[in-house]
Context: one part of a larger RNA
RNA sequence: ACCAACUUAGGGAAUUCGGCAAUCUAGUCCCGUAUCUUUGGUAGGAGGGAUGCCUGCGCUCUCUUUAAUGGGAAGCGCAGGUCGCAGUGACAAAGGGGGCCCGACUGUUUAACAAAAACGUAGCUGACUGCUAGAGAGAAAUCUUGUGUAUAGUCAGUGAGGUCUGCCCAGUGCCGGUAAGUCAAACCUCGUUUCAACGGGGCUAAGCUCCGGUAAACGGCGGCGAUAACUCUGAUCGUCUUAAGGUAGCGUAAUCCCUUGUCGAUUGAAUGUCGACCUGCAUGAAGGGCUUAACGAGGUCCCCGCUGUCCCAAGUUGGAGGUCA
Numbered sequence: 001a002c003c004a005a006c007u008u009a010g011g012g013a014a015u016u017c018g019g020c021a022a023u024c025u026a027g028u029c030c031c032g033u034a035u036c037u038u039u040g041g042u043a044g045g046a047g048g049g050a051u052g053c054c055u056g057c058g059c060u061c062u063c064u065u066u067a068a069u070g071g072g073a074a075g076c077g078c079a080g081g082u083c084g085c086a087g088u089g090a091c092a093a094a095g096g097g098g099g100c101c102c103g104a105c106u107g108u109u110u111a112a113c114a115a116a117a118a119c120g121u122a123g124c125u126g127a128c129u130g131c132u133a134g135a136g137a138g139a140a141a142u143c144u145u146g147u148g149u150a151u152a153g154u155c156a157g158u159g160a161g162g163u164c165u166g167c168c169c170a171g172u173g174c175c176g177g178u179a180a181g182u183c184a185a186a187c188c189u190c191g192u193u194u195c196a197a198c199g200g201g202g203c204u205a206a207g208c209u210c211c212g213g214u215a216a217a218c219g220g221c222g223g224c225g226a227u228a229a230c231u232c233u234g235a236u237c238g239u240c241u242u243a244a245g246g247u248a249g250c251g252u253a254a255u256c257c258c259u260u261g262u263c264g265a266u267u268g269a270a271u272g273u274c275g276a277c278c279u280g281c282a283u284g285a286a287g288g289g290c291u292u293a294a295c296g297a298g299g300u301c302c303c304c305g306c307u308g309u310c311c312c313a314a315g316u317u318g319g320a321g322g323u324c325a
Base pairs, nucleotide, nucleotide: 002319003318004317005316006315007314008313010311011310014309019306027051028050029049030048031047036041038160052082053081054080055079056078057077058076059075060074062073063072064071065070083087095304096303097302098301099300100299101298102296103295107119108118123158124157125156126155127154128153129152134145135144136143137142161291162290163289164288166221167220168219171218172217173214174213175212176211177210180209181208182207187202188201189200190199191198222240223239224238225237226236249283250280261277262276263275264274265273266272
């Protein structure tokens, strides 16, 4: 030096990607309890005090005992005294608070590198289905859903709640329609003198063309120029163009390249975090938008307390070390 456990003056996160690890806190009783809130909660909020032993007294309830008072067991309270640095004296036993992101929540998952923001979820929406249903298994018989019946079943998307969910049906898909066009074989008919083969014509289903509908279907949601009595900006106008040109919201974001954007707050110092701004490379509304109490071994930032993480190392105890296997 290594492994395990422990102690440490002064400082107290200066360590580090990051308080990782280890301290601190802790039980019970009393007081007290902000903010937000879906009024349930948050909450053990936070914060403060008490706790041993001895003596006396009061009370509660049940059990037991006694002829009865009383005594004992269990619990609550008051007063006086007493010892120590310390009374949940060992063991056991939450550190706390605040901001933001994501996911509503309890739940599930990569047995043996991932527990999560992934999956699920109640709720919402759409599609199919009237029962000999639809969907699924099977070669079939038959079976499941279901001895259920649209308040049901299957499939798909979204994902509590609040508030909303804009425009586009041109393309692709799906649904519906059709007086028309196209259209295979069979069938009818004609031709090559006859048969066959072949060729032409007629008739004609689905499909396609055509005509409509449908975006919580797949998806999509512009450019240039000019313009207000300082300047800037451009409510406004012109023009090209599209199926329609991104609405409400949110926004340097788990999305922003430039970027450590700019301003403010925080720090002695901030590529951090939070709050604003919007010039959104390339946000945006059930591939859901925005917000939200509660919840989370989730992610990130700050503060208090606390500490050998560190300044800066020292010491104690036990093991390991050698040999053999």

Large-subunit ribosomal RNA, domain IV from a Candidatus Aenigmatarchaeia archaeon, 325 nucleotides, folded computationally. It matches the Rfam family "Archaeal large subunit ribosomal RNA". Rfam links the family to the GO terms structural constituent of ribosome and ribosome. The organism belongs to Candidatus Aenigmatarchaeia, within Archaea. The full RNA is in RNAcentral, with records from ENA. Its mean pLDDT, the model's own confidence on a scale to 100, is 84.